[in-house]
Molecule: SAM riboswitch aptamer (S box leader)
Organism: Acidobacteriota bacterium
RNA sequence: GUCUCAUGAAGAGUGGCCGAGGGAACGGGCCCGAAGACGCCACGGCAACCGGCUUGGAGACGAUCCGAGCGCUUGGUGCCAAGUCCCGCCCCGAAGAGCGGGGGAACAUGAGGC
Numbered sequence: 001g002u003c004u005c006a007u008g009a010a011g012a013g014u015g016g017c018c019g020a021g022g023g024a025a026c027g028g029g030c031c032c033g034a035a036g037a038c039g040c041c042a043c044g045g046c047a048a049c050c051g052g053c054u055u056g057g058a059g060a061c062g063a064u065c066c067g068a069g070c071g072c073u074u075g076g077u078g079c080c081a082a083g084u085c086c087c088g089c090c091c092c093g094a095a096g097a098g099c100g101g102g103g104g105a106a107c108a109u110g111a112g113g114c
Base pairs, nucleotide, nucleotide: 001114002113003112004111005110006109007108008107013043014042015041016040017039021032022031023030026088027087028086029085044080045079046078049076050075051073052070053069054068055067056066057065058064084106089103090102091101092100093099
């Protein structure tokens, strides 16, 4: 980089440095930002995908598979404005706008494969 699977309404901030844009991309909206955003660093925290520990079931045993619990579990990642900030494509709600719901696409994170 690409493919597959799972998840994406919850949760969690202070200090220092920097200095102008930032919220993935395009369009539209809305917001954050010189009272310093974004980013980086330190510390703190959240969560529980993987590893770990405990445990139930299937499997004759084993390999393996399906669950449940534990974060005081010194591990590997991730995350700590707003629903993934919202919409864009399709379907449904008697339905043109608006609104609500479902799905998709894209994106993000993890695990596995190439």